[in-house]
Context: one part of a larger RNA
Parts: sequence; structure tokens; C1' cells
RNA sequence: GGAUGAACGCUAGCGGCAGGCUUAACACAUGCAAGUCGAGGGGCAGCACGAUGUAGCAAUACAUUGGUGGCGACCGGCGCACGGGUGCGUAACACGUAUGGAAUCUGCCUUGUACUGGGAGAUAGCCCGGAGAAAUCCGGAUUAAUAUCCCAUAAUAAGUUGAGUGGCAUCACUUGGCUUUGAAAGCUCCGGCGGUACAAGAUGACCAUGCGCACGAUUAGCUAGUUGGUGAGGUAACGGCUCACCAAGGCUACGAUCGUUAGGGGGCCUGAGAGGGUUAUCCCCCACACUGGUACUGAGACACGGACCAGACUCCUACGGGAGGCAGCAGUGAGGAAUAUUGCGCAAUGGAGGCAACUCUGACGCAGCCAUGCCGCGUGCAGGAAGAAGGCGCUACGCGUUGUAAACUGCUUUUAACCGGGAAGAAACCCCAGGACGUGUCCUGGGUUGACGGUACCGGAGGAAUAAGCACCGGCUAACUUCGUGCCAGCAGCCGCGGUAAUACGAAGGGUGCAAGCGUUAUCC
Repeated sequence: GGAUGAACGCUAGCGGCAGGCUUAACACAUGCAAGUCGAGGGGCAGCACGAUGUAGCAAUACAUUGGUGGCGACCGGCGCACGGGUGCGUAACACGUAUGGAAUCUGCCUUGUACUGGGAGAUAGCCCGGAGAAAUCCGGAUUAAUAUCCCAUAAUAAGUUGAGUGGCAUCACUUGGCUUUGAAAGCUCCGGCGGUACAAGAUGACCAUGCGCACGAUUAGCUAGUUGGUGAGGUAACGGCUCACCAAGGCUACGAUCGUUAGGGGGCCUGAGAGGGUUAUCCCCCACACUGGUACUGAGACACGGACCAGACUCCUACGGGAGGCAGCAGUGAGGAAUAUUGCGCAAUGGAGGCAACUCUGACGCAGCCAUGCCGCGUGCAGGAAGAAGGCGCUACGCGUUGUAAACUGCUUUUAACCGGGAAGAAACCCCAGGACGUGUCCUGGGUUGACGGUACCGGAGGAAUAAGCACCGGCUAACUUCGUGCCAGCAGCCGCGGUAAUACGAAGGGUGCAAGCGUUAUCC
């Protein structure tokens, strides 16, 4: 000099863009953060409509009725493995990079081919009964499906067998027969939406190998599933992944093992570079979800807002027994030098479900708070000497300086405040109309939808009106005098100032440097 997720002191006008618990992976009140589909199903708790009945002159009230819109709970499908958070662990099983598939799986999506027949038994819900304070649990009866099961058939896979080609042969490829295994489901508003099997693509997962990857030798030896082989098991699959047997190997001063620290990278800061430092924000990967363990479901998890067990903690209880997990968004306490609102909206982008309308979405888009940073703008401009008053200084009836500074005259009106107008972000989906052909798609026109927001922006009127501080002035280092103090009080980054004439302490006047900031502290180059 540059830099920062900064903090502290003094000060503070506006706007744009960004950033905002670095500490206790400490504990959490409250609300929200993952649902959706009635075009899969039985149904009907609540709401609305209709119908019927009763009462009433009527308005209306009550009752019945899945008849309709729709729909709580339930069965079923898909999603919940994404998105969001944090950095505990991890020093190489992570990460980065390069090569590869030797032995693999892949829901949804895209493309292609084929199929979409027949049958069956249950169960939730509803109803009945019971237990319990509750959480919830038990028994009985009955019912549906795109839930479940069986049969037929196809592909596939396995076995066996025949033919052809290649090869000396084991065998490899192509093709046929037989046996075993072995699919499904329908809904519909008639426009469509689906289901099953196989193949390919894409995506994701999995695996192998090479190289790179902190500090400590006051850590020198480490290792028995350890290293390899055979066989078996297990897995989607390879592999000591696991097991039985056999061999005695494997790593290591080119640093094994052990210990300490740490998520890794793209990047970011600095530097002429080499290098050094760093891993906040944003992106990729990894790990974790109160602590430890386990598997289930599933295409995918050993699963943050799923399950089970154990533990610590908190809460409820009728004492028998139960409930919970903010390292999601806000918010609270605590810790700390220190870090924000219990806000608005799904209008946009993206995601889940759905034919769609749409629903959900603390992702996201916005707003609020904070000079935390960067950038921009302003706090006026021109004239003006009685060189005013006041302050300060001096060689003191005067002069110098503050200083064109002020007053005063003329001009301007950014910004702020006030008044008026007022967006883009919206293109689609969807609806309506028209058209094209290759007949289920495309094109054209119109309509609908804005949280931010009456915001940005534009215009108007008036008036210098609404806006300057902070640090420093001995040398380094730009900027000097007076008074006070008297090795005191104090200053200080280094050298050093202060003991009676202190440009170094305190104050004043003056000056210098930056400026809505200026200094200090901490850390890095």
C1' cells in the first nucleotide's frame, strides 16, 4: 500500500447493487417449511344446490334423500432419496484430475416393437361392541379398486438338443426345436389418459486404475482378515465384502504406524511473477440431521421435518402410561467484540401431483432492519474589501491572520419534503375465434393473470432552502504558533517527548489529509 462475513470510538443527507451468528453440531415456546390425484376405488363427516316430507297464510325452520357440485377420513398411485440447512466427523474409503466398464443396476423422460384375454379370495373405511385420563388399542359383521392372488399366452432368462460359419480343440457367433420359469388394468367429460414385456437412448447410481493432496521423528517400526490363493456365501455387480481351508505374506526414512489440526475443489485476497494466505457469499463434490446402532419400504435411503432399539435431556399424566427433536424460514434464551423481520406473494423462475382447471411450495421472487462493503449523487454557483464584527497573534493609539470567508447583490433547484401522472417485468398454460396439413399436433388473432407497488420513472410549484465530519500537524510524514502544566498530569507505531521559555502532554487559534465517512484494534499478502 492492498484486503476483510469484521468489531470498537466519534460522526452521519440520499440512492443503486451486494452481504449479514466467523462464538455453543448449545437448548428451544409459537407459527409455517411436502404434498397431490374424485379422469383408480368404496363411499358421504362437513359445506352448497336440488328433490321429498312436516309445521306455518307466508318468509322460513326442521327432517329425509349421494340425486348434483364437491369432498373430511379411509384404500390405492406418484412424490416425500429433490429442493433447503450445517461443517460434527473425515488426512485419504473424501476431494481434484485423467483413463476405463474387465463384473453391474437405473422410477419418471425420449424412440421402437409386441400385448392389453380369463378368473378368484380378501381388507381398510362405514356399522356394532369393548378397554383407556390421553396417546391409542382389541374383537365382530360387511364391501370396492389402476390394491392382492391364480390361469392362458408372448418376450426374456436358464437348461438341453439340431443346423450353419470361424477355429486343431475347449469354444465364439447366427439360427431352429423341446423343457422349466414367466406380464397386465383399466379409467374417460370420447378429446384423451394409462398398464405390461423387451430393446435402445438419456440421466443418475456403482466399480477399477494412475497422479496430486497439512503439520510433527521429542511418533520407527506397523499389520492375523492382516497380504495372496482355492472354494463357498452374499450383492444390482467386482472385491477379504464375509466364511472355510492353504501359503506367509503386505506397508515402511521417497516417512509406514501414531499424534495434532482440518470438510475438498472451482475460486477469493495479495504479489511484477514465482509464491504465500484463505475456502464467508455463488457453483460442484463429500459428510451429518439430539447421541449411538439397526434394518424396512422403494428405481433410488440405511432416509433432516419415516420406522425400531438403547442413551441423555425436555414436556404431559387420572401414576397405569405416553409425547418430542429448528445444523429448514422467521423467532426465543444462552454464549459472544459481533451478525437482521415470529413480514408479503406464489405475479415470475423452478419443483411435486394432476388430462386439465388447479392445489402445495419459508425453494424462489420481493419487502423490512444494519454506512457491513462497493459504486454514484448532494450539502450550492457567480459577484462581493467597510479587507466589518468577533477570535487568535505581534515589534501593540497600529499591524498581521481567520478571509471572498461572512454580510450584501444576482443566479440555479440535483437531492429531501409536497402535489399530479404512472410502468416494464406477461410469455405461456387456459378460454374464444380462424387456418394448415402428415389427424393430433402446429400456426395466427383476441381475452385472462403483478406480491413488489401507486414502487421505479416522468412532470409541477416554491425556496439556499433539507444535509460535514473525523484524524493528524517532532522525524519517518503533508501540516506551527500562543497559553496551561513542570519527569507531574500525560503521549507513544519506531526513534523517543515532559524535571519553568514543550511546534511531541492539555487547550485555543491556524494549518494538513481524507470525506458520509474518518480513525483505532484484529487478521492475511
The part of an RNA shown here (small-subunit ribosomal RNA, 5' domain) has 525 nucleotides and comes from a metagenome. Its mean pLDDT, the model's own confidence on a scale to 100, is 83.